[in-house]
RNA sequence: UGAGAAACAAGGCAAACCGAUCGUGAGAUCGGGACGCAAAGUUAUGGGUCUCAUCCGAGAUUGCCAGACCGCCAAU
Numbered sequence: 001u002g003a004g005a006a007a008c009a010a011g012g013c014a015a016a017c018c019g020a021u022c023g024u025g026a027g028a029u030c031g032g033g034a035c036g037c038a039a040a041g042u043u044a045u046g047g048g049u050c051u052c053a054u055c056c057g058a059g060a061u062u063g064c065c066a067g068a069c070c071g072c073c074a075a076u
Base pairs, nucleotide, nucleotide: 004073012037013036017032018031019030020029021028022027035063041069042068043067045066046065047064048061049060050059051058052057
């Protein structure tokens, strides 16, 4: 330096489900819980999917994919 997610070290996150609260809803937050994750860190920028009492609109999802920014380790 970085193909890679093999190995090592330090650590991190937390699906389903359960409880509480919020929301019309998709869903969100907190606690429990661990299916998994090398970006399952951040960001709704593009696409996808989903929701709506108000649908030429307003939302949800980054644990659907891509982009952008940041970042641990790293054989050859």
c-di-GMP-I riboswitch aptamer from a Planctomycetaceae bacterium, 76 nucleotides, folded computationally. The prediction has a mean pLDDT of 84.